[in-house]
Overview:
c-di-GMP-I-GGC riboswitch aptamer, 86 nucleotides, folded computationally.
C1' cells in the first nucleotide's frame, strides 16, 4: 500500500413505540436491534420519495421547471480506528 478474520478494543442503528418539528417525504430526541468496515461526512452526477408555497403548461389528473428529503440505493468527494491471511 492493497484487502477485510467466526481477530481484539471500540462504534453506529433498521422496522417498530414514544415525544417533538414538517404541508409532506422525512428529521432530531429516547427505547429498540435488521443490519454494518466507513451504517462518519458532503446533495456533486444519477435513482427514488414529497409538492405547502412560488412558475410553465392545464378541464382536471398528470407532467416540467422550482424546492425539500435520501449518504442504510449506487457513482463520485473527502476523513478516520483496528489489523490476520493476501
Nucleotide at each position: 500500500a492493497u484487502c477485510g478474520a467466526u481477530a481484539a478494543a471500540g462504534g453506529c442503528a433498521a422496522a417498530c413505540c414514544c415525544a417533538a418539528g414538517g404541508a409532506a417525504a422525512u428529521u432530531u430526541g429516547g427505547g429498540g436491534a435488521c443490519g454494518c468496515a466507513a451504517a462518519g461526512c458532503c446533495a456533486c452526477g444519477g435513482g427514488c420519495c414529497u409538492u405547502a408555497a412560488g412558475g410553465u403548461a392545464a378541464a382536471a389528473c398528470a407532467a416540467c421547471c422550482a424546492a425539500g428529503g435520501u449518504a442504510g440505493c449506487c457513482g463520485g468527494g473527502u476523513u478516520a480506528c483496528c489489523a490476520a491471511a493476501u

Annotation
It matches the Rfam family "c-di-GMP-I-GGC riboswitch aptamer". Its Rfam clan is "c-di-GMP_I riboswitch clan". Its mean pLDDT, the model's own confidence on a scale to 100, is 86.